[in-house]
This record gives sequence, structure tokens and C1' cells, in this order.
RNA sequence: GGCCCCGUCGUCUAGCGGCCUAGGACGUCAGCUUUUCAGGCUGAAGGUCGGGGGUUCGAAUCCCCCCGGGGUCA
Repeated sequence: GGCCCCGUCGUCUAGCGGCCUAGGACGUCAGCUUUUCAGGCUGAAGGUCGGGGGUUCGAAUCCCCCCGGGGUCA
């Protein structure tokens, strides 16, 4: 350098162009329970979906460029 795959809350992940102002698990915080801790129950915060541009009535999803990571062929 060519080709392929991946990038979504702190972490891991789900998500056919519209039912998504993005869901779940763990974690964090608060309350209840408990003599305390752990555990259990309830609730909350936390994502502008790697960045930019385009297509579209509508994009996390499709296209292009770039950034980062991995694999492979030189």
C1' cells in the first nucleotide's frame, strides 16, 4: 500500500430506513429491607451511536472521505 471485519451509556452488548426523544446485563447513585455488611426489592443518572459530508419526507442503520482497532496478502 491492496482487501476484509469492527467502532453504540463506565464495561459488555441488542438494534430490518419509521413502532427508537436508542433497549438489556453488569457497574454507579438514592431509597426500602437488614443490628452492620453482603444479598434482595424499587427507582434514578449515564449514549447527542468514532468524526465530517451526502442520499432520503425520515439515517445508529444506505453511500463517500477521514480517524482508531483487528485480520489477511504483498
Transfer RNA from a Microgenomates group bacterium, 74 nucleotides, folded computationally. The source organism's lineage runs through Bacteria and Bacteria candidate phyla. The prediction has a mean pLDDT of 80. The RNAcentral record of the sequence draws on ENA.